[in-house]
Context: one part of a larger RNA
RNA sequence: UUGGGUUUAAAGGGAGCGUAGGCGGGUUUAUAAGUCAGUGGUGAAAUCCUAUCGCUUAACGAUGGAACUGCCAUUGAUACUGUAGACCUAGAGUACAGAUGAUGUUGGCGGAAUAUGACGUGUAGCGGUGAAAUGCAUAGAUAUGUCAUAGAACACCGAUUGCGAAGGCAGCUGACAAAACUGUAACUGACGCUGAGGCUCGAAAGUGCGGGGAUCAAACAGGAUUAGAUACCCUGGUAGUCCGCACAGUAAACGAUGAUAACUAGAUGUGUGCGAUAUACAGUACGCGUCCAAGCGAAAGCGAUAAGUUAUCCACCUGGGGAGUACGCCGGCAACGGUGAAACUC
Numbered sequence: 001u002u003g004g005g006u007u008u009a010a011a012g013g014g015a016g017c018g019u020a021g022g023c024g025g026g027u028u029u030a031u032a033a034g035u036c037a038g039u040g041g042u043g044a045a046a047u048c049c050u051a052u053c054g055c056u057u058a059a060c061g062a063u064g065g066a067a068c069u070g071c072c073a074u075u076g077a078u079a080c081u082g083u084a085g086a087c088c089u090a091g092a093g094u095a096c097a098g099a100u101g102a103u104g105u106u107g108g109c110g111g112a113a114u115a116u117g118a119c120g121u122g123u124a125g126c127g128g129u130g131a132a133a134u135g136c137a138u139a140g141a142u143a144u145g146u147c148a149u150a151g152a153a154c155a156c157c158g159a160u161u162g163c164g165a166a167g168g169c170a171g172c173u174g175a176c177a178a179a180a181c182u183g184u185a186a187c188u189g190a191c192g193c194u195g196a197g198g199c200u201c202g203a204a205a206g207u208g209c210g211g212g213g214a215u216c217a218a219a220c221a222g223g224a225u226u227a228g229a230u231a232c233c234c235u236g237g238u239a240g241u242c243c244g245c246a247c248a249g250u251a252a253a254c255g256a257u258g259a260u261a262a263c264u265a266g267a268u269g270u271g272u273g274c275g276a277u278a279u280a281c282a283g284u285a286c287g288c289g290u291c292c293a294a295g296c297g298a299a300a301g302c303g304a305u306a307a308g309u310u311a312u313c314c315a316c317c318u319g320g321g322g323a324g325u326a327c328g329c330c331g332g333c334a335a336c337g338g339u340g341a342a343a344c345u346c
Base pairs, nucleotide, nucleotide: 004317005316006315007300008299012314014201015200016199017198021194022193023192025088026087027086028085029084030083031082033081034080035077036076037075038074039073040072041071042070049065050064051063052062053061054060091191092188093187094186095184096183097182098181100179103177104176105175106174107173108172109171110154114150115149116148117147118146119145120144121143125136126135162169163168206247207246208245209244210243211242216240220236221235222234223233258313259312260311261310262309263308266291267290268289269288270287271286272285273284274283295302296301319346320345321344328339329338330337331336
């Protein structure tokens, strides 16, 4: 390479948009590039294969045949693919109407809790633990009442719920922006799918500058525990946690399951629509779940939200360790990220 694979054995890119490329719905006309058939030319000889023959046989050699699966030209075929033209509406999109949600961005507002401060009541403890101690407290703590200030997060509702491409998103409310869905079938008429590079987004931690700083809390300090205790427990506590702008670009970024399309018994719960007089029952579309038929699977299990049956495109894997390391290159302020070996060893 061929082949075989990628939920858990090695292997799906963190996610989207999209360039090149690959692939692509129905009818019809033309063409004949691919494709198929015939004919002609060429495809040196030797070699290989084969028949016969010659050396006593064989190796070896001679003669003939076949073959040389290819290329060129030409004459035809036209189902499929391509190309060009015309048309269609089932894919895709638009329009109109409806309704949905913790979708995003940016303002405003709210109550509980926490901490701090002020004032009052009040007196000897509080706090913490397995038990303690460090710590706080007669300069009046803890507790309790009133008032004020600050920052961060939003109990109940809350769910096997909902939304988002993923990361993720939850108090209430305004503005702006976006989205899938349902219905109508009015419009466009294949405008589609995938997507190497590329661009954009991307939890937490981290970085730079400027703010903010209630809580919690790496580092650090002290108290315990212990043989020791650079830990687990306790008392404190700085970065950080929050906001703005800029970087970083990684996660068990997980459904450990790439995207799109079609097909393949059922049962049941639930969210949002539709139609109908209707809250019931049943149907239908798009979601979120559970259990299973066929089938698949090494099994666990999956099973219309497939890991079943197929098609197209992309990514990735090829024994363990060495190693996601070294070197080089690219990116970054740095931390580090991306790409990514070998010797050796089992």